Description: This is a predicted complex of two RNAs, RNase P RNA and transfer RNA, with 464 nucleotides together. Rfam match: Bacterial RNase P class A. The family's RNA type in Rfam is ribozyme.
RNA sequence: UGAGUUGGCCGGGCGAUCGCGGCGCGCCGCAAGGCGUGUCGAGGAAAGUCGGGACUCCACAGGGCAGCGCGGUGGGUAACGCCCACCUGGGGUGACCCAGGGAAAGCGCCACAGAAACGGUACCGCCAGCGGUCCGGGCACGGCCGAGCCAAGCGCCAGGCCGCGUCAGGAAGCGGGCAAGGGUGGAACGGUGGGGUAAGAGCCCACCAGCACGACGGGCGACCGUCGUGGCUCGGCAAGCCCCGCGCGGAGCAAGGCCAAGCAGGGAGCGGACGGCCCGUCCGAUGCUCCCGGGUAGGCUGCAUCAGGCCGUCGGUAACGGCGGUCGCAGAGGGAUGAUCGCCACCGGGCAACCGGUACAGGAUCCCGCUUAUAGGCUGACUCUUCAU
RNA sequence: GGGGGCGUGGAGCAGCUUGGAGUGCUCGCCACCCUGUCAAGGUGGAGGUCGCGGGUUCAAGUCCCGUCGCCCCCG
Repeated sequence: UGAGUUGGCCGGGCGAUCGCGGCGCGCCGCAAGGCGUGUCGAGGAAAGUCGGGACUCCACAGGGCAGCGCGGUGGGUAACGCCCACCUGGGGUGACCCAGGGAAAGCGCCACAGAAACGGUACCGCCAGCGGUCCGGGCACGGCCGAGCCAAGCGCCAGGCCGCGUCAGGAAGCGGGCAAGGGUGGAACGGUGGGGUAAGAGCCCACCAGCACGACGGGCGACCGUCGUGGCUCGGCAAGCCCCGCGCGGAGCAAGGCCAAGCAGGGAGCGGACGGCCCGUCCGAUGCUCCCGGGUAGGCUGCAUCAGGCCGUCGGUAACGGCGGUCGCAGAGGGAUGAUCGCCACCGGGCAACCGGUACAGGAUCCCGCUUAUAGGCUGACUCUUCAU
Repeated sequence: GGGGGCGUGGAGCAGCUUGGAGUGCUCGCCACCCUGUCAAGGUGGAGGUCGCGGGUUCAAGUCCCGUCGCCCCCG
């Protein structure tokens, strides 16, 4: 200099005017309320409601089955599917990123192609054997034809055809051996070399890869290193069923508690907590559940002081924890948090004056996480590369 | 607050359970035939990011995770 990796943070500011909600104070009013004033008033995600908890009720929440969720190890935490550190495997030149129980317990699936997709196999191929049939060849014998030679002999004789026998070979075929090679596929039953064999093969041997077991050493552990032994080798999918380990009782602030107003009772059942099932426990006939009918459509509470924020210090690699100090920070209920103007900041357009724009999005019992959306901007650490020193 | 379902050519669906070429049904669209013309009918054809993104797998419409949109149920 260029390219990149990974964290953290901000996400408009100030002022004026008008307006809204909560709380406090003051004044007025018998009261309802009104006026004034002070203070507070959305977010990093308030969102999705995905995970976990607090809280409340049902037993101070019990046992088992079923179901659901999670899944390397250790730690953090109230808890988690979150966070931190590490391990193993994979990717990247690297910073760094991604994945994570078990497929030698069982069931199931692996389309097409292929012999065969995992306890079974052989298409092409390789190999020895049989081979009465067929093919061509050599040799011998027999028969026929026959150019030619001739001393004319029942002579000699190149060659051809047919038949039989025999020898070696080949092809089809038969029953076997093999899995090295070819070929198919996403994936083919370890790889290379040598020995061995009829041909071959972990059949045997050496080295290598992988697995199991054992010993020693290191680590809390996942795991790592070294040595030895063994069968020689075991495919993939569990985000299919399943197995192993761990966790989960159910319901939810419309939980629940208190008060007020109003009404008209009647019938059925025997259980309820327990809302998938069983057991056990507790409660219960002045009870509980269901149905029909009648009434109400209100208020208060829960409700904001907490696993709380910030600062310092100590412990810890870190997540986080201990201690000390400091701060008080929304609380609606038809549901507030807004609008206008001025100046500034940033972005876009324009020579300029100036004009336009400022993302994603808003509480509803609360908290911790995750995920997703987000204009623009600030910043830490690290890596690779080019050049210079 | 709690729970469930759907998204596939232009329209409506099936396919998902048990992964195997995106295949099929009805209507629609285009061309040709038929007809004096239109409709109907016949023949042929086109048309698909399977809502979106990522993952598992040899392979995803189907399985898993996230996300977007729509619909329904209960208190």